Model confidence (mean pLDDT): 82 of 100. Predicted 3D model of a 73-nucleotide RNA (transfer RNA) from a Candidatus Pelagibacterales bacterium.
């Protein structure tokens, strides 16, 4: 330099042909225990990397940018 892939909660990730963003771990509270751990119950936590476009409606489609990874030279 050319090509490809990825970016969603603190972390790992799901989301069917575009139709109200879920889960696990972690965190917080509670039950239990002499105390703790474990177990069980509950809660909170996401401007879906950034900007723009299409659409009644975008995590999803299109364009640009940023970051990371891989391949070729």
């Nucleotide at each position: 330099a050319g090509g490809a892939a990825a970016a969603u909660a603190g972390u790992u990730u799901a989301a069917u042909u575009g139709g109200u963003a879920g889960a696990a771990c972690a965190u917080u509270g509670g039950u239990u225990u002499c105390c703790a751990a474990a177990a069980c119950c509950a809660a909170a936590g996401a401007u879906u990397a950034a900007g723009g476009g299409u659409u009644c409606a975008a995590g999803u489609c299109c364009c640009u940018u940023u970051u990371u990874u891989c391949c070729u030279g």
Annotation
Rfam family: tRNA. By type it is a transfer RNA. Gene Ontology term of the family: triplet codon-amino acid adaptor activity. Rfam's curators write: Transfer RNA (tRNA) molecules are approximately 80 nucleotides in length.